Annotation: Predicted 3D model of a 521-nucleotide part of an RNA (small-subunit ribosomal RNA, 5' domain) from an uncultured bacterium.
[in-house]
Context: one part of a larger RNA
RNA sequence: GGAUGAACGCUGGCGGCGUGCUUAACACAUGCAAGUCGAACGAAGCGGCUGCAGGGAUUCCCUUCGGGGAGGAACAGUAGCUGUCUGAGUGGCGGACGGGCGAGUAACGCGUGGGCAACCUGCCCCAUACCGGGGGAUAACAGCCGGAAACGGCUGCUAAUACCGCAUACGCCCAGGAGGCUGCAUAGCUUCCUGGGGAAAACUCCGGUGGUAUGGGAUGGGCCCGCGUCUGAUUAGCUCGUUGGCGGGGUAACGGCCCACCAAGGCGACGAUCAGUAGCCGGCCUGAGAGGGCGGCCGGCCACAUUGGGACUGAGACACGGCCCAGACUCCUGCGGGAGGCAGCAGUGGGGAAUAUUGCACAAUGGGGGAAACCCUGAUGCAGCGACGCCGCGUGAGCGAUGAAGUAUCUCGGUAUGUAAAGCUCUAUCAGCAGGGAAGAAAGUGACAGUACCUGACUAAGAAGCCCAGGCUAACUACGUGCCAGCAGCCGCGGUAAUACGUAGGGGGCAAGCGUUAUCC
Numbered sequence: 001g002g003a004u005g006a007a008c009g010c011u012g013g014c015g016g017c018g019u020g021c022u023u024a025a026c027a028c029a030u031g032c033a034a035g036u037c038g039a040a041c042g043a044a045g046c047g048g049c050u051g052c053a054g055g056g057a058u059u060c061c062c063u064u065c066g067g068g069g070a071g072g073a074a075c076a077g078u079a080g081c082u083g084u085c086u087g088a089g090u091g092g093c094g095g096a097c098g099g100g101c102g103a104g105u106a107a108c109g110c111g112u113g114g115g116c117a118a119c120c121u122g123c124c125c126c127a128u129a130c131c132g133g134g135g136g137a138u139a140a141c142a143g144c145c146g147g148a149a150a151c152g153g154c155u156g157c158u159a160a161u162a163c164c165g166c167a168u169a170c171g172c173c174c175a176g177g178a179g180g181c182u183g184c185a186u187a188g189c190u191u192c193c194u195g196g197g198g199a200a201a202a203c204u205c206c207g208g209u210g211g212u213a214u215g216g217g218a219u220g221g222g223c224c225c226g227c228g229u230c231u232g233a234u235u236a237g238c239u240c241g242u243u244g245g246c247g248g249g250g251u252a253a254c255g256g257c258c259c260a261c262c263a264a265g266g267c268g269a270c271g272a273u274c275a276g277u278a279g280c281c282g283g284c285c286u287g288a289g290a291g292g293g294c295g296g297c298c299g300g301c302c303a304c305a306u307u308g309g310g311a312c313u314g315a316g317a318c319a320c321g322g323c324c325c326a327g328a329c330u331c332c333u334g335c336g337g338g339a340g341g342c343a344g345c346a347g348u349g350g351g352g353a354a355u356a357u358u359g360c361a362c363a364a365u366g367g368g369g370g371a372a373a374c375c376c377u378g379a380u381g382c383a384g385c386g387a388c389g390c391c392g393c394g395u396g397a398g399c400g401a402u403g404a405a406g407u408a409u410c411u412c413g414g415u416a417u418g419u420a421a422a423g424c425u426c427u428a429u430c431a432g433c434a435g436g437g438a439a440g441a442a443a444g445u446g447a448c449a450g451u452a453c454c455u456g457a458c459u460a461a462g463a464a465g466c467c468c469a470g471g472c473u474a475a476c477u478a479c480g481u482g483c484c485a486g487c488a489g490c491c492g493c494g495g496u497a498a499u500a501c502g503u504a505g506g507g508g509g510c511a512a513g514c515g516u517u518a519u520c521c
Stems, first nucleotide, its partner, number of pairs: 001521004006517005013393006019386002021351001026349003030346003035093003040090002044086002046083007054075001059070004100304001102302001109229008119221002124217007132166001134164002141156006172197011202209002230276003237267003242264004247259003279301004283294004306327005329340004357383001359382003365379001366377004396426004406417004430462001433456004440448001465510004470491003476505005486493002
């Protein structure tokens, strides 16, 4: 000098774009953050229409004025049909994405380059074939019972794209057999025969949407390998599923991944093991470069979700807002037992030098569900707060010497402040006032927002500070103080004329900032 997710002191006009718990992976009140589908299903409620049996208002006719008759509204009941309606339940898809955090991890975790003849892949696309016929349940619901609650039990009824057999099988899987081709070892690909095994689901507004099997694609993942990846030798030896084999289990798949048996191996001064520290990268900062430092925002990968462990479901999890167990903590309790997990968005306490609103909207982009309408979305888009950073703008411009007054200084003559002010003439950027008013949106739909922007009128008005001045280093005098009070980055100043302390005047630098501190180059 440059840089920062900064903080502190003094000061502070506007805008744009960014950015904002680096500390306690400390504990959390409250609200929201993942739902959706009635075109899978039954029942219920609500609304509408129709039928039936009630009900009888208003009205009309006859009348011997006692009454009789016609007609049928409101209303409630029941049955059927229907609805863009409602929430609970069965079922489907999604909750494995998106969002957060960096505790752990020195590791095939990450980066880079390869391999899988050792693998999987829901939704999507292409192709081929198929979708026949049955069954038994169960939630909801009703009744009863237990419990303070959370919740649970028994009996009875019912539906499905829920569940289970059967049929069918081009292809698919398994076993056996006969060939062909190929390769980087195990082997791979392929043709045929025999035997065995295994599928499906319907809904519909009739347009479609779905279902099953197989092959291919696309996308996403899994595993393996080469190389690279901090410090300490005041850590020198480490290891028994350890190293390898055979056989098996397990997995989507290879493998001591796991198991039985057998062998005695394997790693290490080219640094094993141990200890410390740390998420890694694209990148960022600095530097002429080589290099050094860092990994906050944004993007990729990994890991984690109160601590530890476990599996279930599923195409995918060992699953942040799922389940089970154990621990700590908090809460409820009728003391028997239960409930919870902000490292999601806000917000609270605490810690700290220090870091924001319990905001608006799904209008856009994207995601989930749905045929769609649409619903959900603290992702996201915006707004709010903070000079935290970068950038831009303003705080006026021209003329103006009686060089006014004041202030400081003085050799008392003057000198400086200083064209500075006043005064005159202008201008209106920003802010303020008034009017108009977007793009972002494909037909409709705009949170932002009456925002950006444009126009008009109006007043120099509302808008400057901070640090420094002995040398390094740009900028000097006066007074006060008297090794005191103090300054200080280094050298060093201060003990009676201090350009070095404090104040003032003038000066220098930067400027809505200026200094200090911390850290890196």

It matches the Rfam family "Bacterial small subunit ribosomal RNA". Its family is annotated with structural constituent of ribosome and ribosome in the Gene Ontology. Model confidence (mean pLDDT): 86 of 100. The RNAcentral record of the full RNA draws on ENA, Greengenes and SILVA.